[in-house]
C1' cells in the first nucleotide's frame, strides 16, 4: 500500500429485513441454624459512527474508525 473477516449487555457469543436475546456475572426474594448449591424475579444495550435503500435495518448497500489474519 492490497486483501478477507469482525465489531450487539460488565465478558463470552446468539440473532441474516418485521418487538434485540442466552450463559457467565450484578441485585433482590425462596429454601438452611448459618454458608454453599438450587429454584424465582429484577436491572443493565445510542447493535462502533455517519449516510443510503425499504413500509419497517442490528440485519441489505456506500463510506468512515477500531481490531484480527493474510499479501507485498
Nucleotide at each position: 500500500g492490497c486483501c478477507a473477516c469482525c465489531c450487539u449487555a460488565g465478558c463470552u457469543c446468539a440473532g441474516c429485513g418485521g418487538u434485540a436475546g442466552a450463559g457467565c456475572g450484578g441485585a433482590g426474594c425462596u429454601u438452611u441454624c448459618g454458608u454453599a448449591a438450587a429454584g424465582c424475579u429484577c436491572a443493565g444495550g445510542u447493535c462502533a459512527c455517519g449516510g443510503g435503500u425499504u413500509c419497517a435495518a442490528a440485519u441489505c448497500c456506500c463510506g468512515u474508525g477500531g481490531g484480527u489474519g493474510g499479501c507485498u
Background: This is a predicted structure of a 72-nucleotide RNA (transfer RNA) from a Phycisphaerae bacterium. The RNAcentral record of the sequence draws on ENA. The coordinates come from a structure-prediction model, not an experiment, and the mean pLDDT is 83. It matches the Rfam family "tRNA". Rfam classes the family as a transfer RNA.